[in-house]
RNA sequence: AGAGUUUGAUCCUGGCUCAGAACGAAUGCUGGCGGCGUGCUUAACACAUGCAAGUCGAACGAGUUCUAGCAGAAUAUCGCUGGGAUUAGUGGCAAACGGGUGAGUAACACGUGGGUAACCUACCUUCAAAAGGGGAAUAACCCGCCGAAAGGCGAGCUAAUACCCCGUAGUACUGAGAGGUGAAAUUCCUCUCUUUUAUAGAUGGCGUCCGCAAGGGGCUAUCAUUUGAAGCGGGGCCUGCGGCCUAUCAGCUAGUUGGUGAGGUAAUGGCCCACCAAGGCAACGACGGGUAGCCGGCCUGAAAGGGCGAUCGGCCACACUGGAACUGAGACACGGUCCAGACUCCUACGGGAGGCAGCAGUGGGGAAUUUUGGACAAUGGGGGCAACCCUGAUCCAGCAACGCCGCGUGAGCGAUGAAGGUCUUCGGAUUGUAAAGCUCUGUUAAGUGGAACGAUGGGUUCCAAAGCUAAUAUCUUUGGGAUUUGACGGUACCACUGGAGGAAGUCACGGCUAACUACGUGCCAGCAGCCGCGGUAAUACGUAGGUGGCAAGCAUUGUUCGGAUUUACUAGGCGUAAAGGGAGCGUAGGUGGUUUUGUAAGUUGCAAGUGAAAUUCCACGGCUUAACCAUGGAACUGCUUGCAAAACUGCAAGGCUUGAGUAUAGGAGAGGGAAAUGGAAUUCCUAGUGUAGCGGUGAAAUGCGUAGAUAUUAGGAAGAACACCUGGCGAAGGCGAUUUCCUGGCCUAACACUGACACUGAGGCUCGAAAGCUAGGGGAGCAAACAGGAUUAGAUACCCUGGUAGUCCUAGCUGUAAACGAUGAUAAUUAGGUGUGGGAGGUAUCGACCCCUUCCGUGCCGAAGCUAACGCAUUAAAUUAUCCGCCUGGGGAGUACGGCCGCAAGGUUGAAACUCAAAGGAAUUGACGGGGGCCCGCACAAGCGGUGGAGCAUGUGGUUUAAUUCGACACAACGCGAAGAACCUUACCUGGGCUUGACAUGGUAGAAGUAGGAACCUGAAAGGGAGACGAACCGUUAAGUCGGUAGCUAUCACAGGUGCUGCAUGGCUGUCGUCAGCACGUGUCGUGAGAUGUUGGGUUAAGUCCCGUAACGAGCGCAACCCUCAUCCUCUGUUGCCACGCAAGUGGCUCUCUGAGGAAACUGCCUUUGAUAAAAAGGAGGAAGGUGGGGAUGACGUCAAGUCCUCAUGGCCUUUAUGCCCAGGGCUACACACGUGCUACAAUGGUCACUACAAAGGGUCGCCAAACCGUAAGGUGGAGCUAAUCCCAGAAAAGUGGCCUCAGUUCAGAUUGAGGGCUGCAACUCGCCCUCAUGAAGUUGGAAUCGCUAGUAAUCGUAGAUCAGCUACGCUACGGUGAAUACGUUCCCGGGCCUUGUACACACCGCCCGUCACACCACGAAAGUAAGUUGUAAUAGAAGUGCCCCGGUUUAACGGGGUCCGAAGUUAUGACUUAUGAUUGGGGUGAAGUCGGAACAAGGUA
Repeated sequence: AGAGUUUGAUCCUGGCUCAGAACGAAUGCUGGCGGCGUGCUUAACACAUGCAAGUCGAACGAGUUCUAGCAGAAUAUCGCUGGGAUUAGUGGCAAACGGGUGAGUAACACGUGGGUAACCUACCUUCAAAAGGGGAAUAACCCGCCGAAAGGCGAGCUAAUACCCCGUAGUACUGAGAGGUGAAAUUCCUCUCUUUUAUAGAUGGCGUCCGCAAGGGGCUAUCAUUUGAAGCGGGGCCUGCGGCCUAUCAGCUAGUUGGUGAGGUAAUGGCCCACCAAGGCAACGACGGGUAGCCGGCCUGAAAGGGCGAUCGGCCACACUGGAACUGAGACACGGUCCAGACUCCUACGGGAGGCAGCAGUGGGGAAUUUUGGACAAUGGGGGCAACCCUGAUCCAGCAACGCCGCGUGAGCGAUGAAGGUCUUCGGAUUGUAAAGCUCUGUUAAGUGGAACGAUGGGUUCCAAAGCUAAUAUCUUUGGGAUUUGACGGUACCACUGGAGGAAGUCACGGCUAACUACGUGCCAGCAGCCGCGGUAAUACGUAGGUGGCAAGCAUUGUUCGGAUUUACUAGGCGUAAAGGGAGCGUAGGUGGUUUUGUAAGUUGCAAGUGAAAUUCCACGGCUUAACCAUGGAACUGCUUGCAAAACUGCAAGGCUUGAGUAUAGGAGAGGGAAAUGGAAUUCCUAGUGUAGCGGUGAAAUGCGUAGAUAUUAGGAAGAACACCUGGCGAAGGCGAUUUCCUGGCCUAACACUGACACUGAGGCUCGAAAGCUAGGGGAGCAAACAGGAUUAGAUACCCUGGUAGUCCUAGCUGUAAACGAUGAUAAUUAGGUGUGGGAGGUAUCGACCCCUUCCGUGCCGAAGCUAACGCAUUAAAUUAUCCGCCUGGGGAGUACGGCCGCAAGGUUGAAACUCAAAGGAAUUGACGGGGGCCCGCACAAGCGGUGGAGCAUGUGGUUUAAUUCGACACAACGCGAAGAACCUUACCUGGGCUUGACAUGGUAGAAGUAGGAACCUGAAAGGGAGACGAACCGUUAAGUCGGUAGCUAUCACAGGUGCUGCAUGGCUGUCGUCAGCACGUGUCGUGAGAUGUUGGGUUAAGUCCCGUAACGAGCGCAACCCUCAUCCUCUGUUGCCACGCAAGUGGCUCUCUGAGGAAACUGCCUUUGAUAAAAAGGAGGAAGGUGGGGAUGACGUCAAGUCCUCAUGGCCUUUAUGCCCAGGGCUACACACGUGCUACAAUGGUCACUACAAAGGGUCGCCAAACCGUAAGGUGGAGCUAAUCCCAGAAAAGUGGCCUCAGUUCAGAUUGAGGGCUGCAACUCGCCCUCAUGAAGUUGGAAUCGCUAGUAAUCGUAGAUCAGCUACGCUACGGUGAAUACGUUCCCGGGCCUUGUACACACCGCCCGUCACACCACGAAAGUAAGUUGUAAUAGAAGUGCCCCGGUUUAACGGGGUCCGAAGUUAUGACUUAUGAUUGGGGUGAAGUCGGAACAAGGUA
């Protein structure tokens, strides 16, 4: 510090998500030790049990008990005196602290700074003064009584530092007066007078007084008591400022606001009461609602901020809930009292008791939070003279990885790189120096032994000094010696023993984000923070190996801040992304020209006070280190006070004129309102002329018209509107005939006046298109609704014919629009150019125009600058200033609820739940368009011939079947794979068989009558048996003796598969398309995707060429090079050709031909056109003329196009079968549909006879001549030919002549019957051919559709491959005869280039909207129902203070009654919130549903 995610890609906007840190946490897995911390965030829910506040005998009287002494006969017992301990009571102090909790509280509760001239303060400290004299009771105790208990009542004694009275007293109190301080004095200080109010003793010591003694008096010390003054510390009250959300809470308030008087309080005050006045608060947010203890601080952050308010510290509030007072210095009191309520417990049913939000602990709630521990040793607190006592405060220990910090689980050497695991290309790699092994160390844990600091102090005792005093007593203080006191704890720490021994997990590994492979799974199971993985090769699921991160922890979940400049103070925006109010006027508010003087609120400086401590930071120190702790400093950015400055802002006063305004003189205008007037058009009415149509549309029909329309002429009526163009006016909406009246604003000139009067503007007010509403008019045309006619699958639409509201006027309402420049208002600054509207000035002129300057408006183009880009650009979206409005992801939704407005329609204000990871802007490249331009193509047109109708052939679908094997499906599947299914082929079916196999390689073992094997049996065959005979080769041996090879048998590896996946692939192929395109380097432009080049002007078949040009080059394509045909030349010369010959043959090579090599064509030449170019048109010459005809040749890519059944191949599946062999069947089926063909329908024909002319192929398992036989197919035959020699082989159409004469025929030939031929083991399923006979449909083919531009179409025949034969009418070649037409590019189809729009990018076979149906989810409405909170009005009236009355007493206490207030409760009626509710409404999400087709292209009606 950033990253991922919208797109095909880009830039931007914008949300979502991640990486960081933190936690009083929880959960999963795991867990060795120590230190320091922390530990009910939920039910302020209920609590068993124990403890948490007592102490003082030196205040008092009693009781109990121990003990010493005395009396006594006595050791019982009792009495007296003294001492110790202890108990209840009277009394004092404490219990208001300490400890807990955060319910309430939005408040002077808290924080901070002030005030108190409006106050209090026990204990403590200091100072001053005083304690004189009396009295009456009462608990305890005893007696009696009531009660279950708790407890209570009555009678009788007694004490005090308990209580009361009298006296005395002041700087106290009351009242009055004088002076002082001060801003201010009834209140403070000083003085004078006056009134009122006090006290208590205890203990120790001394011993001159009294007493027999005890003791008393006296003196003294200490503690206590009383009064006053002051202080420390603590508290009360008041106050400035500060810190939550909500306006869908806008008005609140009756003790309310103030005054006077009385009361009350420690004290001010409506705090309370009586009377008087009518105020007080609020947009700077009152009142209401919600939430919340506040702060120091803690977490985060660069900071500013944001979140939080555990532990520690300060303040507040509370103590079962509500109310109340008492005591007291202090409470309206956590472990006090009274009352009411809920709950729990006891009960003898009559009554009683209780309050863990103290420490432990229990139940409950919850994701979740500890021991019913030890000690007062330390620190602190209460009481006490003290010793001491009490202290769940506190100090410690226990539990919990809850957090932070530290340590360890070993270290060194160690390669055969062991074994095992995993992967593997089978070679190896990795785990991995890791282990083992060798050499060491000894932290920690365990055991043994030693052993602290925390204890300064206090007590006791001894000594010394000082003070007090009459005193060497006592007491107090100080110093020294001795002795005693530790919960933690035999803990920290130290030493020793032995020994690597007891001690590692967890998460991740697709990207973000460090870390990869195998297997399993197969859109399943699952993962996931976001993007997203998984549909048979998953680095994303699960497991394993490996790797990475952190480590006694790791990960997840939750929450907060950060990243997020994503609420923007620092530090954002609003033309199109979310966002400028529809417009103006104007209130509050905010801001404000120039100058002088003053002031000092803001501002700045200096100083002072405060900002508690802890925390944070820095330095230094203590625990072995660290965490932790201690000391010092800084800091605490704040508040207050004083002084100073006076630039700026403010304030006060005075000037100025440039902002603003007024006056003067002119000017333009659809600015507004009212009234009057006008012509043209439309419709209607009347009359004339005139006759059959008019009207309307893409085409029609409805409609009008013979009762006379439309058309046309004349007259009349009515209402509405006021052509086009540029420009003008207005704040906006908006304004358009003419004239008159009334009226607003604007501009210009000159510069007289006022003197900042200004700008903006929350609320508010006014205006505000169209539609709509109310009432009354009006109504020609137009025209929602509606009706009819069309269109259509439908057509509640588009089109047509009609037509009502409405449109118009008057008076009101509504208050919204894409109310748009999608651009708030005002002011200033910043290059220009060019139009146009309205003024003014100058120059010139006789004058006008032109020209120049200037002001105001309105357009276009452009510089800088800005912008994401598009674009804006003196009319800013530039640079600045002021003010207002508005925005913060998409949807839900401008919806719901509530409020306000409205007659209604509705408007305005305006959410949430839920849901998605996007939604969006601009630009780019494509693709597409029922967008545009240019161009091409048998694309259309112009022609010729077909298909679609018939019969047959063939392929396909479908159906059928045991099987009808499989593949191919728009063009680009369908006479396709298949250049040939009777068996074979063959992959299919049925049946019969084989199992290392029909075929390949290897290992192991075996066998001589072995391997092999003629006959034979069985069988449909395959196969299974049987079996005479009977081995080979090489080496070796006496020897088939041994070894090896081949073959065989058995077995193991494996073979095999036309099984699956063409969506895992290679290769090959089709198609766009022989279309002219496709891409690169460098440069340039652009933020970028990209663009440029490759676009433009011409031209071409062509991205072909030329010119131009921020491009310059070059590549793959085009063209050319290649083959072939056409002309010529040279050469070649048999089997060809020519000549001769009867023939055999001979001669020749001019020609034809053969096949080698050359020539020839290049817009080369001429003319014209064109930019002088490229090129085009015409011409000449030429066999051929503008790529001469044809072929081969197929750029980058597209279609997951086709093929795993040609071949190859990954993975999967199968292995006595999905392999292999065999027989038979099937691929040939047949209600039907389609494609491709053949033959025809006839006379340009058919038929018969005769006569011509090709090319290119093939042939030895072959082609087959002549001759003969047969009507023919064919047979016999065998010459010739391995082919320019022989054969197939007869070309046919054509020509000549005859017949047929328009018919289902002398057309056509299907179908069927009979008889033959050929091939082949075999023609039944299921071949071809021949002869005779039979003689079907069909008379030119609906919608639709195909091919072809010249040697082409059409037509005619010939050959070949495959092949035994053939279904060939197919396919591929060959030649013969041989046309017509093309005006042209409007239209259909396909393509190329440019441009435009786009919401498409899987790219229009795209995208996408709404209803309906189904499921789920959240929300609204709803007759109501329920709960909670709260207001108001009544009722009720406990405890209790005050007041009043009665009784009582010397008075007070006390008892009783009443009264005001007053808690819970009750009643009535509202408000708010929440939950629920039959039914209902829309919304969201969901799989591949239904109906349409609204939007995106001119989206087919923009």

About this RNA: RNAcentral holds the sequence, with entries from SILVA. This is a predicted structure of a 1502-nucleotide RNA (small-subunit ribosomal RNA) from a metagenome. It matches the Rfam family "Bacterial small subunit ribosomal RNA".